[in-house]
RNA sequence: UAACUUAAAAGGCAAACUUAUCGAAAGGUAAGGACGCAAAGCUAUAGGGCCUCAAAUGGCAGCCAGUUGCAUUC
Numbered sequence: 001u002a003a004c005u006u007a008a009a010a011g012g013c014a015a016a017c018u019u020a021u022c023g024a025a026a027g028g029u030a031a032g033g034a035c036g037c038a039a040a041g042c043u044a045u046a047g048g049g050c051c052u053c054a055a056a057u058g059g060c061a062g063c064c065a066g067u068u069g070c071a072u073u074c
Stems, first nucleotide, its partner, number of pairs: 012037002017032006035062001041067003047064002049060003
């Protein structure tokens, strides 16, 4: 210095549900709320998978995956 793992410190995110709103739907946005998360940051016709749909250049990154980042004890 880098990687993995286990802790600590500083912090961070926000499941279900409720209210309002957008959408054909899946689902999204805002507020409340915390099940949990070392990436629960980002990436969606151009990795796979899943969901909705008559269809997919619609949706899901808190499914796997890719990629980036904080700390530095064992």
Model confidence (mean pLDDT): 81 of 100. A computed fold for a 74-nucleotide RNA from Lachnospiraceae bacterium A10, annotated as c-di-GMP-I riboswitch aptamer. The model forms 94% of the base pairs in the Rfam consensus.